[in-house]
RNA sequence: GCAUCAGUGGUGUAAUGGUUAGCAUUGUUGCCUUCCAAGCAAUAGAUCCUGGUUCAAUUCCUGGCUGAUGCA
Numbered sequence: 001g002c003a004u005c006a007g008u009g010g011u012g013u014a015a016u017g018g019u020u021a022g023c024a025u026u027g028u029u030g031c032c033u034u035c036c037a038a039g040c041a042a043u044a045g046a047u048c049c050u051g052g053u054u055c056a057a058u059u060c061c062u063g064g065c066u067g068a069u070g071c072a
Base pairs, nucleotide, nucleotide: 001071002070003069004068005067006066007065010025011024012023013022018055026044027043028042029041030040031039048064049063051061052060
C1' cells in the first nucleotide's frame, strides 16, 4: 500500500428497516439478616464520526477514525 472483518452503558453481548435499544455483570438505594454474604425489588448508565437513501436507520450506502487478520 491492497483486501476482508469488527466498532452498542464501566465490561461482555443481542437487536438482519417500524423497539421505551434488550440481557448479563457493575454502581446506588431500599427490603431481608444481630452484622456480613447470598437473595428480592427499584434506579443510573450506551449505538465511533460525517454525509446520503427512506415516511422511518443500530440496521442499507459513501467518506473518515480505531482495532484485528491476510497479502505485498